């Protein structure tokens, strides 16, 4: 130095151009149940790494930055 893979709630994640102002579990917080807690029932907060572009439309498709993990080259 070139090259591939990856980045989504607090955490694991689903998502493959329109059914997503993004769902799910677990946590958090509030109710209800219960004598009390566990469990169990509802509810409600919470997230597309950043930036531009293509597109009527972007989480998603490009490009480029930034991080992380892998592969090659170089190393006189």
């Nucleotide at each position: 130095g070139c090259c591939c893979u990856c980045a989504u709630c607090g955490u694991c994640u689903a998502g493959u151009g329109g059914a997503c102002c993004a769902g799910g579990a677990c946590g958090c917080g509030g109710c209800c149940c219960u004598u009390u807690c566990a469990a169990g029932g509802c509810c409600a907060a919470a997230a597309c790494a950043u930036g531009a572009g293509u597109u009527c439309g972007a989480a998603u498709c490009u490009c480029a930055u930034u991080g992380a993990g892998g592969g090659c080259a170089c190393c006189a």

Transfer RNA from a Chloroflexota bacterium, 76 nucleotides, folded computationally. NCBI's taxonomy places the organism under Bacteria, Bacillati, Chloroflexota. The prediction has a mean pLDDT of 83. It was read from a public genome assembly.